Small-subunit ribosomal RNA, central domain from an uncultured Chlamydiales bacterium, 350 nucleotides, folded computationally. The RNAcentral record of the full RNA draws on ENA and SILVA. Its mean pLDDT, the model's own confidence on a scale to 100, is 82. Its Rfam family is "Bacterial small subunit ribosomal RNA".

[in-house]
Context: one part of a larger RNA
């Protein structure tokens, strides 16, 4: 060559963009690399294979015939696959029109509730806990009134509801930027898919410089508890948690399901646009469509479970597994400031 598989047994990249390569709609023409078909040369001998023959047999050895499935030349075929050329409009993009979204960005605004701060009312307790202690309080606290300062999230709405490629994204306006569905069929005319390398996004933590710190809160530090209690429960607290600039690049980055196109009968609920009925008008209410969500059937499975099925000349395209343990280590290399990150084994064991 030419295996088998990847939801949960090992195994889908954290997501995108987009080189190369791979792979590519419908109708014609042509050519004729790939295909296919004949024909010449060549395919050394031993070796194989089949028939015979000699060494008493056999190995072995001789002769005869195929074979040598290859490569070159050259005569054609033209269905697929390529290659030129020419058309098309169901894939693809565009234009126009109305919509729809916590999609991103940046500034402004606001109201609760936290703690602090002043002043007034007011007095012994508060507070905490399974009970309590440490803590705060007569230098007057908790409460409770009136101002006033900060920083940080944004109840109700709210919803297996929306948006985004993921990460994620929720006060309120206001600018700038982006997606996506619809309906109409106006324009282009296969432009399309996939994507090894590359290049960008990328939650938390962590770092680096300045800021800025209201609650919270890793280490710490007290107080229970307990045989101990380096914890769980409490009273405090610093980094951090926040903002501005650049690093960092990983997660149970999970739908533990790559992306993309065709197909393959139903129920029901939602979200967005659009038609239809009807009505004054709207909603109800019907169709089909885009998303989401569950039921249920169908094929399928080792057990749950559900899309994972099926197809493609020759498995359309990418990643990835190949016993447990050593181990995501070691050693090189690349990347970081660092913390570490990427790539990634062997002895040995069972």
């Nucleotide at each position: 060559c030419u295996g088998g598989g990847c939801g949960u047994a090992a195994a889908g990249g954290g997501c995108g963009c987009g080189u190369a390569g791979g792979c590519g709609g419908c109708c014609g023409a042509g050519a004729a690399a790939g295909u296919c078909a004949g024909a010449u040369g060549u395919g050394a001998a031993a070796u194989u294979c089949c028939g015979g023959g000699g060494c008493u047999c056999a190995a072995c050895c001789c002769c005869g015939g195929a074979g040598c499935u290859g490569c070159a030349u050259u005569u054609g075929a033209a269905a697929c696959u390529u290659c030129u050329u020419g058309u098309c409009u169901a894939g693809a993009g565009g234009a126009u029109g109305g919509u729809u979204a916590g999609g991103g960005a940046a500034a402004a605004c606001g109201g609760a509730a936290u703690u602090c701060c002043a002043c007034g009312u007011g007095u012994a307790g508060c507070g905490g806990u399974g009970a309590a202690a440490u803590g705060c309080g007569u230098a007057g606290a908790u409460a409770u009134g009136u101002g006033g300062a900060a920083g940080a999230a944004c109840a109700u709405c709210a919803g297996u509801g929306g948006u985004g490629a993921a990460g994620a994204c929720g006060g309120u306006u206001u600018u700038c930027u982006u997606g996506g569905g619809c309906c109409a069929a106006c324009c282009u005319g296969a432009c399309g898919c996939u994507g090894a390398g590359g290049c960008g996004c990328g939650a938390a933590a962590g770092c680096u410089a300045g800021g800025g710190g209201a609650g919270c809160a890793a280490a710490c530090a007290g107080g229970a508890u307990u045989a101990g209690a380096u914890a769980c429960c409490c009273u405090g607290g610093u980094a951090g948690u926040c903002c501005u600039a650049g690093c960092c690049g990983u997660a149970a980055a999970c739908g533990a399901u790559g992306a993309a196109u065709a197909c393959u009968g139903g129920g029901u609920g939602u979200a967005g646009g659009u038609g239809g009925a009807c009505u004054c008008a709207a909603c109800c209410c019907c169709a089909a469509u885009u998303g989401u969500a569950c039921c249920g059937g169908a094929u399928g499975u080792g057990u749950c479970g559900a899309a994972a099925c099926c197809u493609u000349u020759u498995a359309g395209c990418c990643g990835c597994c190949u016993g447990g343990g050593g181990a995501g280590u070691a050693c090189g290399c690349c990347c970081g400031c660092a913390a570490g990150g990427g790539u990634g084994a062997a002895a040995c064991u069972c």